The RNA shown here (c-di-GMP-I-GGC riboswitch aptamer) has 101 nucleotides. Its mean pLDDT, the model's own confidence on a scale to 100, is 88.
C1' cells in the first nucleotide's frame, strides 16, 4: 500500500409505521432491519427523481373587439426547463480493525 475469506470493538439501516417539514421528488425525529468495510463526507463531474416557479400552449369557457371575421386578454391540459433533491448508482475525498500479501 493493497485487500477484506477469519476475529474482536464497535457503527450505520432498506421496505414498512407513526408524527412533523415540503407543490412534489425528499428530508427530519421515533419505532423497525432488507442490508452495508465506508451505507462517514461531498450534490460545482456523470446519472437518476421531482416541477413549486418559469417557457410554450390542446380542448373549451369569459371578456374585449368587429357588420361578419381575424385578432386581444384571462383562465388552461399535455410537453420542456433546477434554482429543488438523491452518496444505499457511479465517480470524488477522509477514516476504524488487521487475516493475508
Nucleotide at each position: 500500500a493493497u485487500u477484506g475469506c477469519a476475529a474482536a470493538a464497535g457503527g450505520c439501516a432498506a421496505a414498512c409505521c407513526u408524527g412533523u417539514c415540503g407543490a412534489a421528488a425528499g428530508g427530519c425525529a421515533g419505532g423497525g432491519a432488507c442490508g452495508c468495510a465506508a451505507a462517514g463526507c461531498c450534490a460545482a463531474g456523470g446519472g437518476u427523481c421531482u416541477a413549486a416557479g418559469g417557457c410554450c400552449g390542446c380542448c373549451g369557457c369569459a371578456g374585449g373587439g368587429c357588420a361578419g371575421a381575424a385578432c386581444c386578454u384571462g383562465c388552461a391540459a399535455a410537453g420542456c426547463u433546477a434554482u429543488g433533491a438523491c452518496a444505499g448508482c457511479c465517480g470524488g475525498u477522509u477514516g476504524c480493525c488487521a487475516u493475508a500479501u